[in-house]
RNA sequence: AGGGGGGUAGCUCAAUUGGUAGAGCAGCGGUCUCCAAAACCGCAGGUUGCACGUUCGAGUCGUGUCCCCCCUGCCU
Repeated sequence: AGGGGGGUAGCUCAAUUGGUAGAGCAGCGGUCUCCAAAACCGCAGGUUGCACGUUCGAGUCGUGUCCCCCCUGCCU
């Protein structure tokens, strides 16, 4: 330098011909218990890396850019 994959809740990850942003764990509250754990019920938590564009509508499509991983090439 070129190519490929990835970035979404605190963490691990979903979301597929563009159409309500979700789950598990963690957190908080409750039930239960002498207390706690476990179990069960509920609640909260989001600038989908960033910017711009297309569209009635973008996590999803396009352009640019930043970071991580892998492959190829170049130099030493």